[in-house]
RNA sequence: CGCGGGGUGGAGCAGAGGAAGCUCGUUAGGCUCAUAACCUAAAGGUCGAGGGUUCGAAUCCCUCCCCCGCUACCA
Numbered sequence: 001c002g003c004g005g006g007g008u009g010g011a012g013c014a015g016a017g018g019a020a021g022c023u024c025g026u027u028a029g030g031c032u033c034a035u036a037a038c039c040u041a042a043a044g045g046u047c048g049a050g051g052g053u054u055c056g057a058a059u060c061c062c063u064c065c066c067c068c069g070c071u072a073c074c075a
Base pairs, nucleotide, nucleotide: 002070003069004068005067006066007065010024011023012022013021018055026042027041028040029039030038048064049063050062051061052060
């Protein structure tokens, strides 16, 4: 430099036009002799950034940023 994959609550991930969900974690309460186990509830998201298409975008298009892998070149 080129190609491919990816960026979504604190962590790991799903969701691929009708718009935010799962597991774990966190907090509060319950249960228990007790607990990191079990039960209930709650908080927590500019969906990497900007622009475009659309009645409607996490999702489609363009540009850019970042991460991972492969390849090429140089040393």
Molecule: transfer RNA
Organism: bacterium